About this RNA:
Predicted 3D model of a 124-nucleotide RNA (c-di-AMP riboswitch aptamer (ydaO/yuaA leader)) from a soil metagenome. The sequence is in RNAcentral, with records from MGnify. Rfam family: c-di-AMP riboswitch aptamer (ydaO/yuaA leader). Rfam links the family to the GO terms cyclic-di-AMP binding and regulation of gene expression.
[in-house]
């Protein structure tokens, strides 16, 4: 020697200095954008995008709340399945406007936490 996420790591300046700030580069993530294919669908009941964070019934004007289903994490050497615990379903953006999309164009690389961690198979 740990957790969520893409958010890491290399080089260069700089400062209030073991962090930042700027730039570039690798790595990792995302968005735009033909042919074809979609010929249905949507278009103020606006439309979309990141994300697990979404769907159905119910009580309700609405929130909130219940049931059920579905989905993300964590479990301490890693990864697969199984299995028991515990958590989680949030927020944020684009501005009339984007199906998929090769070429090509564009963008992010924050932030924010934990103190007790079940167990079996296989495989490094």
């Nucleotide at each position: 020697u740990g957790c969520c996420u893409a958010a890491u790591c290399c080089c260069g300046a700089g400062c209030a200095a073991c962090g930042c700030u700027c730039g570039g580069g690798a790595g990792c993530g995302g968005g735009g954008g033909a042919a074809c294919c979609g010929a249905g669908c949507g278009u103020u009941u606006g439309g979309g995008g990141c994300g697990a964070a979404c769907c159905c019934a119910c009580c309700g004007g609405a929130a909130c709340g219940u049931g059920g289903g579905g989905g993300c994490g964590c479990u301490g050497c890693u990864c697969c399945u199984u299995u028991g615990g515990c958590g989680c379903c949030a927020g944020c953006c684009c501005g009339a406007c984007a199906g998929c999309u090769a070429a090509c164009c564009c963008c992010g690389u924050a932030g924010g936490c934990c103190g007790a961690a079940u167990a079996a198979g296989g495989a490094g």